Two RNAs folded together computationally: RNase P RNA and transfer RNA, 440 nucleotides in total.
[in-house]
RNA sequence: GAGCAAAGCCGGGUGAUCGCGCUGCUAAGCGCCGAAAGGCCGGCAGUGAGGAAAGUCCGGGCUCCACAGGGCAGGGUGCUGGGUAACGCCCAGGAAGGGUAACCUUCAGGAAAGUGCCACAGAGAACAGACCGCCUCUUAAGAGGUAAGGGUGAAACGGUGAGGUAAGAGCUCACCAGCGAGCCAGGUGACUGGCCGGCUAGGUAAACCCCACCCGGAGCAAGACCGAAUAGGAGAGGGACGACGUGGCCCGCCGACCUCUCGGGUAGGUCGCACGAGGCGCCUGGUAACAGGCGUCCCAGAUAAAUGAUCACCGGCUCCCCGCGGGGAGUCACAGAACCCGGCUUACAGGCUUUGCUCAGCG
RNA sequence: GUGGGCGUAGCUCAGCUGGUCAGAGCGCCAGGUUGUGGCCCUGGAGGUCGAGGGUUCAAAUCCCUCCGUUCACCCCA
Numbered sequence: 001g002a003g004c005a006a007a008g009c010c011g012g013g014u015g016a017u018c019g020c021g022c023u024g025c026u027a028a029g030c031g032c033c034g035a036a037a038g039g040c041c042g043g044c045a046g047u048g049a050g051g052a053a054a055g056u057c058c059g060g061g062c063u064c065c066a067c068a069g070g071g072c073a074g075g076g077u078g079c080u081g082g083g084u085a086a087c088g089c090c091c092a093g094g095a096a097g098g099g100u101a102a103c104c105u106u107c108a109g110g111a112a113a114g115u116g117c118c119a120c121a122g123a124g125a126a127c128a129g130a131c132c133g134c135c136u137c138u139u140a141a142g143a144g145g146u147a148a149g150g151g152u153g154a155a156a157c158g159g160u161g162a163g164g165u166a167a168g169a170g171c172u173c174a175c176c177a178g179c180g181a182g183c184c185a186g187g188u189g190a191c192u193g194g195c196c197g198g199c200u201a202g203g204u205a206a207a208c209c210c211c212a213c214c215c216g217g218a219g220c221a222a223g224a225c226c227g228a229a230u231a232g233g234a235g236a237g238g239g240a241c242g243a244c245g246u247g248g249c250c251c252g253c254c255g256a257c258c259u260c261u262c263g264g265g266u267a268g269g270u271c272g273c274a275c276g277a278g279g280c281g282c283c284u285g286g287u288a289a290c291a292g293g294c295g296u297c298c299c300a301g302a303u304a305a306a307u308g309a310u311c312a313c314c315g316g317c318u319c320c321c322c323g324c325g326g327g328g329a330g331u332c333a334c335a336g337a338a339c340c341c342g343g344c345u346u347a348c349a350g351g352c353u354u355u356g357c358u359c360a361g362c363g
Numbered sequence: 364g365u366g367g368g369c370g371u372a373g374c375u376c377a378g379c380u381g382g383u384c385a386g387a388g389c390g391c392c393a394g395g396u397u398g399u400g401g402c403c404c405u406g407g408a409g410g411u412c413g414a415g416g417g418u419u420c421a422a423a424u425c426c427c428u429c430c431g432u433u434c435a436c437c438c439c440a
Stems, first nucleotide, its partner, number of pairs: 001359010012314007020048007029041001031040003050334001054345002057343005062219004069250002072247001074215005079093005094107005109210002114208002116204003131150002133146005158176006177200001179197002182195005223271004233262006241255002244252002264439002278297008315332007364436007373389004382420001391407005413429005
């Protein structure tokens, strides 16, 4: 210097004028309403969208159902250890694979617990099999042996080499791969290394399933209160029955009420509504995620939905002219909270910082 | 906010319980028939199965993510 990899941050700035939402103060603010309290208006101070606010894919906090119980069904996760309020998330490892490397991607086991599927081709696709071929007998037809060679296929019951054999075959041996019945060492563990043994029982579980762990339901349109209007209407079922606890059962609790159908009225207001598993800085522990301690700060709460408009200068990027400089044109991403938080996924013009790997050159 | 459905030829729809060359009707094109047109008969063309990734020998079909479209769910009494 070029290329690559990982992590983090910003994502327009400044000034002026006018215009908005919320919170607090203001009556010495001689304004308006009111007897007053107070309210409206005005004034002052503070503050006002995101890294994803998005998708609604997960986990919770919170609220209500009774005090939320037990199985079955159903659903979710799935290598090991740790973190967390919790998770399907994060961190660190492990195995397999990709890459020269830094790094990146994926993930349980069981098919000998059981039941399925593997089309077509092929002789044969799971207690498989003899088409071509090889060998022996036989005049031939044929009979017996064989699965090393060939063919079909995604996949054919280990691979290479040597010996052996009538021809062959783990039949035997050496090496390798696989399996794990076992033993030793290291590691919390997944697992790793070594020894040994038998010669080798395919694939598929994002097929049904088995195994381990987890899950009460509904959700801020939860829920609480106030006000208004109508029809405290009509019918059916139930009375030891009904509702509730996802579906069903047991059990439990509540209630003299409950469920369903038709019909009627309303579509209003207040709270919930922001002090939090909170932000930032430092220290200690930890490889890290993170935990603890100290200090400091208060940073939206709307309800048809607020933070905008105009002007000037600057900044970034692209192109053109000129060539120490500078000038001109165009453009500046994805995109707006609605109870709150921890994640995941998706979208994103441009810019900055740190670390690491490889190649080349120079010293 | 919660819970469902759909996306396949130009149009309307099957296929979704994995078997590989993906279907039907209407429409379009050509020929036939007719004096001509229509009907009718014969033949033909036309497909990234919404998009992308994954599992598998094999995906329209199973799993994950994204895009579009559509339906239902209030209170009083």
The prediction has a mean pLDDT of 76. It holds a member of the Rfam family "Bacterial RNase P class A". Its family is annotated with ribonuclease P activity, dimeric ribonuclease P complex and tRNA processing in the Gene Ontology. Rfam's curators write: Ribonuclease P (RNase P) is a ubiquitous endoribonuclease, found in archaea, bacteria and eukarya as well as chloroplasts and mitochondria. The family's RNA type in Rfam is ribozyme.